[in-house]
RNA sequence: UAACCUAUAUUGCCUAAUCUAGAAAGAGCGGGGGAACCACUUUUCUUGGGGUGAAUCCUUUUACAAAAAGGUAGGGUAACUCUUUAAACCCGAAUCCUACAGCUAACCUCGUCGGCAUUUAAAGAGGAGGU
Repeated sequence: UAACCUAUAUUGCCUAAUCUAGAAAGAGCGGGGGAACCACUUUUCUUGGGGUGAAUCCUUUUACAAAAAGGUAGGGUAACUCUUUAAACCCGAAUCCUACAGCUAACCUCGUCGGCAUUUAAAGAGGAGGU
């Protein structure tokens, strides 16, 4: 240098949700609030408005609402890592602020939970170990 082979359980995946530490706490990561400049003036009358999150929107059933069903923006389906394509499957929730929030330096503040052991085919890039 080329060819071939190999990789999952004290191991890993989704997620911001990990690490250090006896604890307190700290670091990292992820949100929110908050100037100037810029943007918006669409606020009033409750048709309130806004935030986290993939989780929005539309249609139908119904007298309305509620509820249900179907679809949909969007998200997920690891096997060394990353990217792309096609098909298939699953999710498409929940919750907070309480009349109030555009962006936003300084600054202030909050969270660091939970759920899992998981489809197939093809293409490209980059590694590790072995022969």

c-di-AMP riboswitch aptamer (ydaO/yuaA leader) from a Bacillota bacterium, 131 nucleotides, folded computationally. The sequence was found by an Rfam model in a public genome assembly. Taxonomically the source falls in Bacillota (Bacteria, Bacillati).